The RNA shown here (transfer RNA) has 73 nucleotides and comes from an uncultured Bacilli bacterium. The prediction has a mean pLDDT of 81. Rfam family: tRNA. Rfam links the family to the GO term triplet codon-amino acid adaptor activity.

[in-house]
RNA sequence: GCCGAAUUAGCUUAGUUGGUAGAGCAACUCAUUCGUAAUGAGUAGGUCGUUGGUUCGAUUCUGACAUUCGGCA
Numbered sequence: 001g002c003c004g005a006a007u008u009a010g011c012u013u014a015g016u017u018g019g020u021a022g023a024g025c026a027a028c029u030c031a032u033u034c035g036u037a038a039u040g041a042g043u044a045g046g047u048c049g050u051u052g053g054u055u056c057g058a059u060u061c062u063g064a065c066a067u068u069c070g071g072c073a
Base pairs, nucleotide, nucleotide: 001072002071003070004069005068006067007066010025011024012023013022019056027043028042029041030040031039049065050064051063052062053061
């Protein structure tokens, strides 16, 4: 330099023939217990990497850029 993949909650991730996003762990609250752990119930937490385009509508399609990883030279 060229090619490909990935980027979603604190962490690991699911989700797309386009219709305003879920789970597990972690955190917090409550119940249970003499107390802790465990268990059960609940709560909060996401501008879906950034910025444009298409569209009535974009996590999803698309251009550029950023970061990470892999391959070739």